[in-house]
Context: one part of a larger RNA
Molecule: small-subunit ribosomal RNA, central domain
Organism: uncultured prokaryote
RNA sequence: CUGGGCGUAAAGGGUUCGCAGGUGGUUAGAUAAGUCGGAUGUGAAAUCCCUGGGCUCAACCUAGGAACUGCAUUCGAUACUGUUUAGCUAGAGUAUAAGAGAGGAAAGUGGAAUUCCCGGUGUAGAGGUGAAAUUCGUAGAUAUCGGGAGGAAUACCGGUGGCGAAGGCGACUUUCUGGCUGAAUACUGACGCUGAGGCGCGAAAGCGUGGGGAGCAAACAGGAUUAGAUACCCUGGUAGUCCACGCCGUAAACGAUGUCAACUAGGUGCAGGGGGUGUUGAUCCCCUCUGUGUCAGCUAACGCAUUAAGUUGACCGCCUGGGGAGUACGGUCGCAAGAUUAAAACUC
Numbered sequence: 001c002u003g004g005g006c007g008u009a010a011a012g013g014g015u016u017c018g019c020a021g022g023u024g025g026u027u028a029g030a031u032a033a034g035u036c037g038g039a040u041g042u043g044a045a046a047u048c049c050c051u052g053g054g055c056u057c058a059a060c061c062u063a064g065g066a067a068c069u070g071c072a073u074u075c076g077a078u079a080c081u082g083u084u085u086a087g088c089u090a091g092a093g094u095a096u097a098a099g100a101g102a103g104g105a106a107a108g109u110g111g112a113a114u115u116c117c118c119g120g121u122g123u124a125g126a127g128g129u130g131a132a133a134u135u136c137g138u139a140g141a142u143a144u145c146g147g148g149a150g151g152a153a154u155a156c157c158g159g160u161g162g163c164g165a166a167g168g169c170g171a172c173u174u175u176c177u178g179g180c181u182g183a184a185u186a187c188u189g190a191c192g193c194u195g196a197g198g199c200g201c202g203a204a205a206g207c208g209u210g211g212g213g214a215g216c217a218a219a220c221a222g223g224a225u226u227a228g229a230u231a232c233c234c235u236g237g238u239a240g241u242c243c244a245c246g247c248c249g250u251a252a253a254c255g256a257u258g259u260c261a262a263c264u265a266g267g268u269g270c271a272g273g274g275g276g277u278g279u280u281g282a283u284c285c286c287c288u289c290u291g292u293g294u295c296a297g298c299u300a301a302c303g304c305a306u307u308a309a310g311u312u313g314a315c316c317g318c319c320u321g322g323g324g325a326g327u328a329c330g331g332u333c334g335c336a337a338g339a340u341u342a343a344a345a346c347u348c
Stems, first nucleotide, its partner, number of pairs: 004319003007302002012316001014201002017198001021194003025088007033081002035077008049065006091191001092188005098181002103177007110154001115149007125136002162169002206247006215241002220236004258315006269292008297304002321348003330341004
C1' cells in the first nucleotide's frame, strides 16, 4: 500500500455549525500541470530470464541477448481531471402575498387538586393491608362547610397529532426571537456537499453559591412478611425534585440504521393524519408524518423494501476472536464525582 465490513453477530461519532482537507452542475475558448504517445540520453557489473558453450552430468563457471517496468530532456495529442477567461440556470440561495406549529427566551395571569393554618357543624373512630401493625384521634381526628397561606404540575382538548439538529417541548396572555411550508414571478449565478481538529448545544442523576420546599421521595427509622429480609408491602422521612447563576458532558443520547444527492414495479399499491397553493366543488398538485401488504433487489436469517437494510456517487466516523478492559499508566478536562484518549503481560 492492499481487503471485507458497521439494524440484531465486533463496528455510525449524542447532535448542529464550521476552518483546513477531500469532492463537485452546464457551454465554449485558452493552457498543457496530471494523463497518453514518440524520440534521445541514462538506468555499472554481477544476479534473475532466454539461447549457446565448458567441467563425464548437475550444482557451478562462461559468451551473447533480453530485461532493468525508472528518471531526465525534447517533440506531439487534448477526451477526461486541473488552471484560467467568458457565459448559462436544472444545484444552492435571496426577495415579494400568505400559512401551520407543546420550536426557543423573558414577564404576567388563571382554575382544579394535594398539604398546612384559622373558624363552624359533628362524634368515635380514621388510616392502611393479602391480613395486620407501626401511625393519627376525646388536647375532638376522619367526614363536611367557609376563609387563608404556599409550592409544584398544567385534567378535558390530546391524536402511531404538531414543532425542533439532537437532547427535548403541553394551561392562558403579552413582548422578543429561530426554523419550516409557500402559487406566481423577479434576482444572484455553482456561491454546493462532506467535514479531521475546533466553537456551541446536550435527558436524568450529581456538584458549587443563594433562594424555595406543597406533593413525591434515594438515604434513614419503625411496622409487617420471612428460615433470614440490610428487599418487595405499610407508616413516617432527609437530600433531591423547583428557581437563579455557574459546573458536569454522560444514557438502551435507539430507527441499536452517519450526512448529502441521484435512480429503481404496481400510471397515486391500499388505508389514513398534518400543512399549503389554485379552483371554491368534485377533484388536482406540492411538502411532510404514519400504518399495512407485497414485487424486483438485498440479507446468515429475522427482515428491509421510494422514509431501503435495493442500485450508485461524495465525504466523515468506526470494527478486526473471547476475557484481561473501556481497565492500568501517562496526557487533557473537572471543585469533586468522574469524563475523555487508551494499552500490555497473562489466559482460553